[in-house]
Molecule: SAM riboswitch aptamer (S box leader)
Organism: Fonticella tunisiensis
RNA sequence: UCCUUAUCAAGAGAAACCGAGGGACUGGCCCUAUGACGUUUCAGCAACCAGCAUGUAUCAUGCCAGGUGCUAAUUCCAGCAGAACGUAGUUCUGGGAGAUGAGGA
Numbered sequence: 001u002c003c004u005u006a007u008c009a010a011g012a013g014a015a016a017c018c019g020a021g022g023g024a025c026u027g028g029c030c031c032u033a034u035g036a037c038g039u040u041u042c043a044g045c046a047a048c049c050a051g052c053a054u055g056u057a058u059c060a061u062g063c064c065a066g067g068u069g070c071u072a073a074u075u076c077c078a079g080c081a082g083a084a085c086g087u088a089g090u091u092c093u094g095g096g097a098g099a100u101g102a103g104g105a
Stems, first nucleotide, its partner, number of pairs: 001105008013042005021031003025079004043071003048067002051063005075097001080094006
C1' cells in the first nucleotide's frame, strides 16, 4: 500500500510547549490568538484483540485492562442511486468514501 471482515446516534479533558491553521477529500457549516491543529505528561471513556472463568461450545455470557483505539459537533451534514411527502426541500433506505480493530497478501 492492497484484500477480507466487524463496528461507527452512546461514552470520556486538564496542564505544559508551540504559534496558524484545523475538522480525510469537494461543497456547506463549524472550531480557532479567550491559542485551535500538533507534541508531551497526567487523567478518563470504551471493550475490537489478547488473557481468565462458566456454559447451550467455529459460539455466547461474565471478569480483567496486557496490545490497539478514542476523549467539539451522529463519521459535524451532504456527495451516488432509490422511495415517501409534494415542487421547496425534508425524511427514510441502500451504496460509495473514510476511521478503528482483527486477519491476510